Small-subunit ribosomal RNA from Phaeovibrio sulfidiphilus NBRC 106163, 1409 nucleotides, folded computationally. It matches the Rfam family "Bacterial small subunit ribosomal RNA". Its family is annotated with ribosome and structural constituent of ribosome in the Gene Ontology. NCBI's taxonomy places the organism under Bacteria, Alphaproteobacteria, Rhodospirillales, Rhodospirillaceae, Phaeovibrio sulfidiphilus. The sequence is in RNAcentral, with records from Greengenes. Its mean pLDDT, the model's own confidence on a scale to 100, is 83.
RNA sequence: ACGCUGGCGGCAGGCCUACACAUGCAAGUCGAACGCACCGCAAGGUGAGUGGCGCACGGGUGAGUAACACGUGGGAACGUACCUCGAAGUACGGGAUAACUGUUGGAAACGACAGCUAAUACCGUAUACGCCCUUUUGGGGAAAGAUUUAUCGCUUCGAGAUCGGCCCGCGUCCGAUUAGCUUGUUGGUGAGGUAACGGCUCACCAAGGCGACGAUCGGUAGCUGGUCUGAGAGGAUGAUCAGCCACACUGGGACUGAGACACGGCCCAGACUCCUACGGGAGGCAGCAGUGGGGAAUAUUGCGCAAUGGGGGGAACCCUGACGCAGCCAUGCCGCGUGAGUGAUGAAGGCCUUCGGGUUGUAAAGCUCUUUCAGAUGUGACGAUGAUGACGGUAACAUCAGAAGAAGCCCCGGCUAACUUCGUGCCAGCAGCCGCGGUAAUACGAAGGGGGCAAGCGUUGUUCGGAAUUACUGGGCGUAAAGAGCGCGUAGGCGGCCAGAUCAGUCAGGGGUGAAAUCCCGGGGCUCAACCCCGGAACUGCCCUUGAUACUGUCGGGCUAGAAUCCGUGAGAGGGUGGGUGGAAUUCCCAGUGUAGAGGUGAAAUUCGUAGAUAUUGGGGAGGAACACCCAGUGGCGAAGGCGGCCACCUGGUUGCGGUAUUGACGCUGAAGGCGCGAAAGCGUGGGGGAGCGAACAGGAUUAAAUACCUGGGUAAGCCACGCCGUAAACGAUGAGUGCCAGGAUGUCGGGGUCUACGGGAUCUCGGUGCCGAAGCCUAACGUUUUAAGCACCUCCGCCUGGGGAGUACGGUCGCUAAGAUUAAAACUCAAAGGAAUUGACGGGGGCCCGCACAAGCGGUGGAGCAUGUGGUUUAAUUCGAAGCAACGCGCAGAACCUUACCAGCCCUUGACAUGCUGUGUUACAUGCAGAGAUGCAUGGUCCUCUUCGGAGGCGCAGACACAGGUGCUGCAUGGCUGUCGUCAGCUCGUGUCGUGAGAUGUUGGGUUAAGUCCCGCAACGAGCGCAACCCUCAUUUUCAGUUGCCAUCAUUCAGUUGGGCACUCUGGAGAGACUGCCGGUGACAAGCCGGAGGAAGGUGGGGAUGACGUCAAGUCCUCAUGGCCCUUACGGGCUGGGCUACACACGUGCUACAAUGGUGCCUACAAUGGGCAGCGACCUCGCGAGGGGGAGCGAAUCUCCAAAAGGCAUCUCAGUUCGGAUUGCACUCUGCAACUCGAGUGCAUGAAGUCGGAAUCGCUAGUAAUCGUGGAUCAGCAUGCCACGGUGAAUACGUUCCCGGGCCUUGUACACACCGCCCGUCACACCAUGGGAGUUGGUUUUACCCGAAGACGGUACGCUAACCGCAAGGAGGCAGCCGGCCACGGUAGGGUCAGCGACUGGGGUGAA
Repeated sequence: ACGCUGGCGGCAGGCCUACACAUGCAAGUCGAACGCACCGCAAGGUGAGUGGCGCACGGGUGAGUAACACGUGGGAACGUACCUCGAAGUACGGGAUAACUGUUGGAAACGACAGCUAAUACCGUAUACGCCCUUUUGGGGAAAGAUUUAUCGCUUCGAGAUCGGCCCGCGUCCGAUUAGCUUGUUGGUGAGGUAACGGCUCACCAAGGCGACGAUCGGUAGCUGGUCUGAGAGGAUGAUCAGCCACACUGGGACUGAGACACGGCCCAGACUCCUACGGGAGGCAGCAGUGGGGAAUAUUGCGCAAUGGGGGGAACCCUGACGCAGCCAUGCCGCGUGAGUGAUGAAGGCCUUCGGGUUGUAAAGCUCUUUCAGAUGUGACGAUGAUGACGGUAACAUCAGAAGAAGCCCCGGCUAACUUCGUGCCAGCAGCCGCGGUAAUACGAAGGGGGCAAGCGUUGUUCGGAAUUACUGGGCGUAAAGAGCGCGUAGGCGGCCAGAUCAGUCAGGGGUGAAAUCCCGGGGCUCAACCCCGGAACUGCCCUUGAUACUGUCGGGCUAGAAUCCGUGAGAGGGUGGGUGGAAUUCCCAGUGUAGAGGUGAAAUUCGUAGAUAUUGGGGAGGAACACCCAGUGGCGAAGGCGGCCACCUGGUUGCGGUAUUGACGCUGAAGGCGCGAAAGCGUGGGGGAGCGAACAGGAUUAAAUACCUGGGUAAGCCACGCCGUAAACGAUGAGUGCCAGGAUGUCGGGGUCUACGGGAUCUCGGUGCCGAAGCCUAACGUUUUAAGCACCUCCGCCUGGGGAGUACGGUCGCUAAGAUUAAAACUCAAAGGAAUUGACGGGGGCCCGCACAAGCGGUGGAGCAUGUGGUUUAAUUCGAAGCAACGCGCAGAACCUUACCAGCCCUUGACAUGCUGUGUUACAUGCAGAGAUGCAUGGUCCUCUUCGGAGGCGCAGACACAGGUGCUGCAUGGCUGUCGUCAGCUCGUGUCGUGAGAUGUUGGGUUAAGUCCCGCAACGAGCGCAACCCUCAUUUUCAGUUGCCAUCAUUCAGUUGGGCACUCUGGAGAGACUGCCGGUGACAAGCCGGAGGAAGGUGGGGAUGACGUCAAGUCCUCAUGGCCCUUACGGGCUGGGCUACACACGUGCUACAAUGGUGCCUACAAUGGGCAGCGACCUCGCGAGGGGGAGCGAAUCUCCAAAAGGCAUCUCAGUUCGGAUUGCACUCUGCAACUCGAGUGCAUGAAGUCGGAAUCGCUAGUAAUCGUGGAUCAGCAUGCCACGGUGAAUACGUUCCCGGGCCUUGUACACACCGCCCGUCACACCAUGGGAGUUGGUUUUACCCGAAGACGGUACGCUAACCGCAAGGAGGCAGCCGGCCACGGUAGGGUCAGCGACUGGGGUGAA
């Protein structure tokens, strides 16, 4: 300031926007200086004018100013009206002039001419203690009176006080992308000028002066006491009040004056406004009010001189928008009030609710009180020492009435005090940051409730704080931003030991100053407070002075521990030299041999080769570049870059070690600037050289493409010389220097000493270069550690301050009018960017290990026909769900009606179903009729049971309402259940320990296992959920039991049929058995593994049940349950018919096949599990058959389904068949109310595709695969599906490289929705800011020249002229005019700089998918 709201009072404050201003007021006064006019009888008064004093104060504003402007402290060469003190004087004269009068010009403003007149106006003379000048003798210079007895004045001089001018030290914003500036400039001499010093001005002379301690330039700004903030140091600021400065429409100028270059004075120029008779004039609110404009925004054209102060006056007095008051404004600070007590049926109403209640809430009402403030009436101040009161009938006091007139604003997700419901549904909106909103929002809007503050409350803006995020107090630079690539070295900074001198710094005492106000302390006054008054302290500063002398500085003296020199002796890829030299290899040329390929690659091709390649030769030659293996090494040297064949010469480190002779602090650092070196690449030379290699380039391949990787060629380059460039992950990502601080090892390089059994042995030591590691340390961790990243509040330098924009733009410098380097922003944009470590996840990272994961095998799928599910399409409807593995013969263990949820049509509305109420008992039930049926109508019809006879219960109907009902939505609101990783071996906890922490340890390691199984080790010790075991079943056996089962022995029969028996089989109870228990080997004396024995079974014996923490917002609201939402004569309910069975097509899962390991016919043996009364149905009979008619037995170890089939024999003989059976026709059977849409089966006939299946893909490791049949659930009927049962019964596994999935350890990570992740750039679209840009517009500054108002100064004097001189003429002096230089405004031309706009253009940022 804005929004909402608003009761009272006190004190304070109120255009932050130098724009223009109507109107009024803001500076006058003196008759005791003077004349005149007028009024008056007079006394006296009034008016304009002359004259005096004042108007330079007070008041306003902050434009300009980066400056002696301000602050502070000093200084000397000055002025000062009025005031005070002191000294002296105040004499004699003169000439004018305004007013006035007359004439006259002009519209006005305002004049012109002539005449008269006074003074405390003006002038001369005299005098001069003191004053001024001076050649020290002289010269010069004053006054004013008024009035009437006392004053006020006047002149000169001296002093004071006050105020002012000038000079100096120190302090006082930002920019170096402003580095050079300056000619009156710096100084001198002389002169002028000033109140005064001074280049202030001028002449001459000299060439200085300022600047990295920031000159000059640009930007911004009045300065200070103070104010706000802060613990302080600081930071920000300069409103009110006070001091100083500057300004007064803009620019310039002087006049008057004690004082001005003058806010309400003058002149000139300019812009603007007004008047005008068009000739000419007038004006300046940044004084007080006020107006317009501007702006987010700031008041009355008020009262009064009563107080305080100012001007004039002797005074009365006059003037005073200074000032004192009042008015307006919640603008701020302070105080007060809007009531107090009691009051539970916890009223009504509101809101919430689990419907029980809770809350609003003692809140209200009601009852009992009080009256502050406001209101009414009355009295009525202080401010005024005697008079005078604008404020003001105000403050205050007294009395009166009545709870009466007086509460809002913001917030309630976290930070941050305060929570619920409804509405909304990424919409509307919120938001200071994080972030809310996509149907259950404590975050939006509303309501209820709550919290905070309160006549205010919120918002916005600004400043400081928090922020130690600029670090003086008080930070950093290995990896987060940050050590220049390296050296030499100037200035600067810092600097060894011993005494001495000095006292600048430093410290102490004293003095001066540091205005007042403010802040602080004490006291006092307004009822308190705010506010005000008094006193004190403080003002951390500056100056002067007196001391102290440790430290620092300075001065001179000394020392040797730092540094340097010298002597001796070493090491080395240190550097250089158009120096020399060497061998190997590649290529090329020549020659020989020799023949068809060579070369190259993952595989190829381009390419070379019959014109002889490649290959080969102990053949020859040319040329360039680089120096292999060994030495060679964490090795050596160098400041860094860097340096590697050998030899020679020159040369640096003043390098290491030893000696300790010399100098005597000579040192360290050093990016202000300077000089030098500096990898690779790059550039230059009408330079040289060029073997191999090889950017660019054009070929061959690869690929979706391949401007790449691979390959055959190949130019520049790399080499030499000379000259540029000056950068690198120029790295130890670690600046240089000094001192100090545990150790370990036989690391290694160079030197020295001692001992020595001479060995390259031992030991000590100096210097270099590495490793490990404690203390310590680091903002964090990683790490570092005598080669620090430790210690030293060590020394010096450099650098950093969120990410992006950007190391970019612009400007400057360097470079070749290169490449580029260097210096280095801003707008805009984001809430992060980043470091280290942790846990996961991931990797076409590593190690170890599993799994029918691959491999080895067997059989399939993918091709055909059919079945079934899905998609799609279609439809009135084809109900819904499931969707990679883990949807798709799945929900569905069985859609003709029903099911059924879908569609069409016809109906019902308390309903098909539940509970409650009332009435009724003509109902129920039966029959008939209509209708597709639901249903409707009609007829008959004593409701039923119990009873204590009161009634109770059941059933049905009718009625009204609460409600029912919903396979409607949300599986992303949920419970439950389920799938999956995965029967994978894992997942965790307690305590302890480690870590700042996340976390780690345990669970890692060595072995072992199917297993986190077990053993050993171990800062871990234990424990839990998982594993295993316990459970079921199969395999062996014992025992008990013996019917419906069994039959060895005995009898009997067609037959275990019967007697008998329970040995066997079997059944089902209880047991046994297997535990690495035993032996050998191996392993670590372990766990275990390998082999063996025994045994029905051997190392988990086979199979099942059993599924850890969790993952997939996995699946299911259509099993069930359930929150919320939705429907309620319908989205509920009933019925008939249809649909879920559609069909161009695509996919999944299956069945049957393609045939001879087979088809067909015939013969015939051996199972097991199960099922059965609306049932299984023997058996008899009929039918070719499905099946029909009878029908015993059996609720089943008794009867029955029940026939097992693969098998054996015969035949067919390789073909679309005696394979295959789809499709279709005819005729039937069964179930069922009903087989048309739409069931299954039978017989006869028909006889499609298909000859083993592309890419791809599935299952299976043993009684398994394959193959064969059997049973069951569902079910009226319907199976190729599902679940189960037995029969026959294989092959293969070298192995773990690879594919897939998984476990453990480890590693990298910029991933954490976790690789189906993250993420880069172009292009396209939109918006934003910005660079360049032909130019264009404006500001500012500057150079040269032109013009030259007013004005002062200088000159001049043809004009004019009262005072003085002169008898006069005239003179002195003065004025106008003219001339000159100076100079404002203005003009012309050209620079610098800043800003606006700009077609086009460059990059940058943001946004959605």